Overview: The RNA shown here (c-di-GMP-I-GGC riboswitch aptamer) has 86 nucleotides and comes from a Candidatus Atribacteria bacterium. The coordinates come from a structure-prediction model, not an experiment, and the mean pLDDT is 83. Lineage of the source: Bacteria > Pseudomonadati > Atribacterota > Atribacteria. The sequence was found by an Rfam model in a public genome assembly.
[in-house]
RNA sequence: GUUGAUAAAGGCAAACUAUCCGAAAGGAUAGGACGCAAAGUCAUGGGUCUAAAGCAUCAAAUGCUAUGAGCGCCAGACUGCCGGCU
Numbered sequence: 001g002u003u004g005a006u007a008a009a010g011g012c013a014a015a016c017u018a019u020c021c022g023a024a025a026g027g028a029u030a031g032g033a034c035g036c037a038a039a040g041u042c043a044u045g046g047g048u049c050u051a052a053a054g055c056a057u058c059a060a061a062u063g064c065u066a067u068g069a070g071c072g073c074c075a076g077a078c079u080g081c082c083g084g085c086u
Base pairs, nucleotide, nucleotide: 001085002084003083004082011036012035016031017030018029019028020027021026034072040078041077042076044075045074046073048069049068054064055063056062
């Protein structure tokens, strides 16, 4: 530099369950493993989810909006373990 094996040292943990937090999406911890070679980090671009507050409405219903969420959706940036090959 390139690559990811039926190897090895190890790592992460979907669904679901319990408790807690949150208006919600969702999050934290514990249990649990569907999977993952960046399933490590960052909401930068696209897409997605939510709508408390705000706006529209006489009001409600409803609709719109991210400042909310999410990187285990796709890109991008940064960083890294072990091994193969050169």